Description:
This is a predicted structure of an 84-nucleotide RNA (transfer RNA) from an Oscillospiraceae bacterium. It matches the Rfam family "tRNA". It is annotated as a transfer RNA. The sequence was found in a public genome assembly.
RNA sequence: GCCGCUGUGGUGGAAUUGGCAGACACAAGGGACUUAAAAUCCCUCGCUGGAAACAGUGUAACGGUUCAAGUCCGUUCAGCGGCA
Numbered sequence: 001g002c003c004g005c006u007g008u009g010g011u012g013g014a015a016u017u018g019g020c021a022g023a024c025a026c027a028a029g030g031g032a033c034u035u036a037a038a039a040u041c042c043c044u045c046g047c048u049g050g051a052a053a054c055a056g057u058g059u060a061a062c063g064g065u066u067c068a069a070g071u072c073c074g075u076u077c078a079g080c081g082g083c084a
Stems, first nucleotide, its partner, number of pairs: 001083007010026003019067001028044005046057004060076005
């Protein structure tokens, strides 16, 4: 230099015929139980605003296609692998 694969909350990892983003698990926080703990059970858990309801935003980055993009197309970045 060329080719291929991968990139999603704090972590792993789903959502691939384009149709509610983050299922599920771990970690974390709160509560119940207990004399106290462990175990178990319940609830919460991307970010911003808000007391809450809710609203906006968010899939490496920027564009494009589309009514609709994590998914398809282009360029770039990073990691891994192959060829030279």
NCBI's taxonomy places the organism under Bacteria, Bacillota, Clostridia, Eubacteriales, Oscillospiraceae. The coordinates come from a structure-prediction model, not an experiment, and the mean pLDDT is 81.